[in-house]
Context: one part of a larger RNA
Formats: sequence, C1' cells, structure tokens
RNA sequence: CUGGGCGUAAAGGGCGCGCAGGCGGCCUGGGAAGUCUGACGUGAAAGCUCCCGGCUUAACUGGGAGAGGUCGUUGGAAACUUUCGGGCUUGAGACGGUGAGAGGGAGGCGGAAUUCCCGGUGUAGUGGUGGAAUGCGUAGAUAUCGGGAAGAACACCAGUGGCGAAAGCGGCCUCCUGGCACUGUUCUGACGCUGAGGUGCGAAAGCGUGGGGAGCGAACGGGAUUAGAUACCCCGGUAGUCCACGCUGUAAACGAUGUGAACUAGGUGUGGGCAGUAUUGACCCUGUCCGUGCCAAAGCCAACGCGAUAAGUUCACCGCCUGGGGAGUACGGCCGCAAGGCUAAAACUC
Repeated sequence: CUGGGCGUAAAGGGCGCGCAGGCGGCCUGGGAAGUCUGACGUGAAAGCUCCCGGCUUAACUGGGAGAGGUCGUUGGAAACUUUCGGGCUUGAGACGGUGAGAGGGAGGCGGAAUUCCCGGUGUAGUGGUGGAAUGCGUAGAUAUCGGGAAGAACACCAGUGGCGAAAGCGGCCUCCUGGCACUGUUCUGACGCUGAGGUGCGAAAGCGUGGGGAGCGAACGGGAUUAGAUACCCCGGUAGUCCACGCUGUAAACGAUGUGAACUAGGUGUGGGCAGUAUUGACCCUGUCCGUGCCAAAGCCAACGCGAUAAGUUCACCGCCUGGGGAGUACGGCCGCAAGGCUAAAACUC
C1' cells in the first nucleotide's frame, strides 16, 4: 500500500459551529468532461503467446502472426456521473397556531439546618469510639428558650421523569435569551449531508488578581490502632470548596457505541403534543407524531449481548487501530504564568 477492523479483545475525536474537500432528491431539454464505441496513427528491436523452420533433441535461434496503452487525432452514442438551462415538492428552511421543560444569563426574595455572638433557665459533665483518648466544660459547657449575624446548599415534590451539542442543569419570583415537539400545509424551491485544517464551549482539581469564608476539608498538629501506621477511626485544622474577572483544556469527558439518511415482526411502561371516541365535564379507550425505558421475532455477535434509541440490512463523510513492554515517554515544535497540555519516536527487550 492492498486489506481487515473500532460496545467489552488495539481502535469513535469530550462536544458543537463551520471554510476547503468528498457526497448529493424527482421530471425535462441542450452540451459531451468522465463513460462506451468505429476508423486512422502510434505502441522500435529484444521479450511474451501461437504457427512454421534450423542445429540428432532441448536450451538457443531464424521467419510470420497476435497480444500489449490512463496514448494521440477524428467520427459517433447519451443510460449513468458531470455541466448549462427549465420545472417540481417529498429533503431542507421559513411562516401561522398550540405546548412541555432543573436549557442559558442577570437581579431579587424565602424557609429549614449548621456555626458563631448576646441574653434567660440550669448544673456537672459533654463529646467521640469497636473500646478509648486527645478536645470542650465550674472563667458555667452539653441541654433548653428568646434575639442577632454570616456563609453555603435548596428536604418533601422527585420519577429507568424533564431540558441541553456535550460538559451539565433542581427552593420561589421577575427581566433578558437559545433550542425543541405537535399541528396547518400558507411560502421559498435542493437552499442539503459530512467536515481535514480552523474556531467556540468544555466536570473536578489547579493557577493569577480582588473579595468571601458557615459547614466540609488535601497539607499539617494531636489522640488512638499497630510490630510499625508517614493510613483506615477520633479531636482540631490551612489551602480549597463560594463570588467577580482572567487562565488552564484534562477525565472511566462512558452508551467505554462518531454524525446524517433509508429500510426491516411484535409486546409492555413512561414524558410531551394532535385527532377521534366518550362525557355535563375530567378520566378511560383508539389512532398518530416526537422523546425516554424494559422484554423480545428475524438478523447480527467469539461470547456476553444488541435487537426501529441496532451492535440488523445499506449509503455518504469524518476520526481512529495494526503484538506486549520501552511510552502517551524522550527529542523537536506549538500552547500555558506555572502545574502542565497537544503532537509524537527510537535503541533495547519479550
């Protein structure tokens, strides 16, 4: 390279947007680049295949024919790809109506709890554990009542429930704002899919500056345990956890399953919509579309399992894998304040 693969064996980029590129619905006309075809030219000799001949044969060799091409010129074909033009509506988008939602940003508000502070009652313990001790407490703790302050998180509702591209999102209200589903089929008329680079977003921890600091709590101190105990348990406790702005750019960033599209039995839950049925009405029931679960036919799979939310049957495009270790390391480059990140070998070895 060809090939074979990527749920768990090596392998899906953390997730979007998107330039180039690749690919692209139905009908119709023209062109004829790809494609097919005729003729002509050319494709030296040797070689190759076939036929005939020469050395006794063969190798070798002489003669003839043929094959051999991303080839050139010219004529033709028009199904498919392509290109130019015309049209269409089912893909895509728009518009009107309806609807659900922890989707995002900002501001405000609330109650429970914890801790601290002040005051009252009250007296000897409390706390903690496997058992203890360190700790706290007669300078009045724990407990209990009243008042106050602060920060962080929002019990029940809560659900294989909802929303978001992913990361993720949960008290209540207001403002700003993104997306989605259903429905009408009113408009545009292929405007599409994917996407190397690029660019944006991106949990936690970490970093910079400033604030904040209740609880929790790396480090650290102490008490235990133990042979030891740089741990697990206990008492404390700094950074951090919180906010603003900026950086970092990683993860078992997982469905370990890229995105989009089409097709292929059913059954049963659940969330949202629409229609029908029913009724005074809400339900129920039936159908249908979108989402989210479970079970399972065919099929697939090494098995486990997957099974219309495919890992089935196919197409388009991207990413990635190619024995284990060395190593996601060294070197170089790019990025970062740093920590480090991205890209990424080899010797050697089994």
Molecule: small-subunit ribosomal RNA, central domain
Organism: uncultured Chloroflexota bacterium